A computed fold for a 485-nucleotide part of an RNA from a metagenome, annotated as small-subunit ribosomal RNA, 3' major domain. The coordinates come from a structure-prediction model, not an experiment, and the mean pLDDT is 82. The full RNA is in RNAcentral, with records from SILVA.

[in-house]
Context: one part of a larger RNA
RNA sequence: UGACGGGGGCUCACACAAGCGGUGGAGCAUGUUGCUUAAUUCGAUCCAACGCGAAGAACCUUACCCAGGCACGAAGCGCACGGAUUAGUUACGGGAAACCGUAAUGACUCCUUUACCGGUGGAACGUGCGGAGGUGUUGCAUGGCUGUCGUCAGCUCGUGUCGUGAGAUGUCGGGUUAAGUCCCUUAACGAGCGAAACCCUUGUCUUUAGUUGCCAACGGAUAAUGCCGGGGACUCUAGAGAGACUGCCGGUGUCAAACCGGAGGAAGGUGGGGAUGACGUCAAGUCAUCAUGGCCCUUACGUCUGGGGCGGCAAACGUGCUACAAUGGUCGGUACAGCGCGACGCAAGACCGCAAGGUGGAGCAAAUCGCUUAAAACCGGCCCCAGUUCGGAUUGGGAGGCUGCAACUCGCCCCCAUGAAGUCGGAAUCGCUAGUAAUCGGGGAUCAGCCAUGCCCCGGUGAAUAUGUUCCUGAGCCUUGUACA
Numbered sequence: 001u002g003a004c005g006g007g008g009g010c011u012c013a014c015a016c017a018a019g020c021g022g023u024g025g026a027g028c029a030u031g032u033u034g035c036u037u038a039a040u041u042c043g044a045u046c047c048a049a050c051g052c053g054a055a056g057a058a059c060c061u062u063a064c065c066c067a068g069g070c071a072c073g074a075a076g077c078g079c080a081c082g083g084a085u086u087a088g089u090u091a092c093g094g095g096a097a098a099c100c101g102u103a104a105u106g107a108c109u110c111c112u113u114u115a116c117c118g119g120u121g122g123a124a125c126g127u128g129c130g131g132a133g134g135u136g137u138u139g140c141a142u143g144g145c146u147g148u149c150g151u152c153a154g155c156u157c158g159u160g161u162c163g164u165g166a167g168a169u170g171u172c173g174g175g176u177u178a179a180g181u182c183c184c185u186u187a188a189c190g191a192g193c194g195a196a197a198c199c200c201u202u203g204u205c206u207u208u209a210g211u212u213g214c215c216a217a218c219g220g221a222u223a224a225u226g227c228c229g230g231g232g233a234c235u236c237u238a239g240a241g242a243g244a245c246u247g248c249c250g251g252u253g254u255c256a257a258a259c260c261g262g263a264g265g266a267a268g269g270u271g272g273g274g275a276u277g278a279c280g281u282c283a284a285g286u287c288a289u290c291a292u293g294g295c296c297c298u299u300a301c302g303u304c305u306g307g308g309g310c311g312g313c314a315a316a317c318g319u320g321c322u323a324c325a326a327u328g329g330u331c332g333g334u335a336c337a338g339c340g341c342g343a344c345g346c347a348a349g350a351c352c353g354c355a356a357g358g359u360g361g362a363g364c365a366a367a368u369c370g371c372u373u374a375a376a377a378c379c380g381g382c383c384c385c386a387g388u389u390c391g392g393a394u395u396g397g398g399a400g401g402c403u404g405c406a407a408c409u410c411g412c413c414c415c416c417a418u419g420a421a422g423u424c425g426g427a428a429u430c431g432c433u434a435g436u437a438a439u440c441g442g443g444g445a446u447c448a449g450c451c452a453u454g455c456c457c458c459g460g461u462g463a464a465u466a467u468g469u470u471c472c473u474g475a476g477c478c479u480u481g482u483a484c485a
Base pairs, nucleotide, nucleotide: 001485002484003482004481005480007479008478009477010476011475012474013473015469016468019432020431021430022429023428026322027321028320029319030318031317032316033315034313035312042053043052064308065307066306067305068304069303070302077130078129079128080127081126082125088105089104090103091102092101093100094099110119111118133297134296136295137294138293142291143290144286145285146284147282149280154193155192156191157190158189159188160169161168162167173184174183175182199274200273201272202271204242205241206240207239208238209237210236214231215230218229219228220227245268248262249261250260251259252258311451324425328383329382330381331380332379333378340371341370342369345364346363350359351358352357390422395417396416398415400413401412402411438461439460440459441458442457443456444455
């Protein structure tokens, strides 16, 4: 100087408390361990691994296993040589394919030539060489990227001063703040990286613009509809501005910083949300995104193909979904969003089918057309507390649809039948402070399809509680002890 303490003081955080909803029990989905296996590819392992890499494992992917092939190789570069029998196309044989073998036909540049012929060699092909290739190993050799403490308020420097020195001071103290934020004091005076601000978004208003959006007034038309003429008022769209600064008032306070209350205001003291992550810590994670040193393989640890596996199941754990019901289930009627996406695409009206879906294809590179009926909610009927009109697992030697070369291992969806556990969950444990939790549906990426209940967004309905810091957990500052570094 740090680190540590079942030392002290001050302070903070959904840390506790106060509340609301869960997990832990059930069934299923998914990840992991274990076991099994020819293989069940690899990595991630307290918080900070376990719906994680994977934002799409039937083939492909794919790295694993079995089998069959290739040997300058699946792709690429350079050099030398080869030949028109070349490239390509077609056919045949073997084969599961890859691949191997055979045969036929036979493109092209330039020079010359009437043309053919002949020559040439650009591309390609073949042979040979330099070499290629490796998701092989080391994340404890590395770059880059990332997690974490933590959006915590810290981490440092120059000069000066003090100390033999390590170092200290500044950065401490008194207030204050979300903040090393600001003020005052002061052997310190300044400065930098962080905090804040600048950026995006949302909330109010003004203005500009008015189509594909809108429709108040006027006119026309219809069964009806901004449908038409038209209009820019309104909504909206998207550009520019205004607005919030403790600016104003009162009180407290050191004539301070600031705090408390109030006015005005759409918004008030950081308005809400996001992006943004200091010096560093964990030899944290990643050699399988990529890059890369060393080491290793080179008729194989490279590469191609067919099939299998990554989906196996006694068991254990994590994360979720659906429930156990009446604030519900079911049937009918009826209302209201926002974000997005669409040409290898989104697909309307119509018709067929109980439905999944099919036929067909208007329109739309989309404020124009489509996906697109939002659902919960509301109104009415039934159910009457039961393993049920709850719940939906499982199964069918039932019947179908779709994607795709192909759904056996191993896809999704529809209809019929079947109708399991489950009556609110032990010890323990998680999230959340407001448009939040809870609950309801919608969209997107990936994507032929999809095992999505995942992930990332969007809106609808919309609470309770905290006026406290004793305790648990983590963190910051000052101080104290130490046989630790």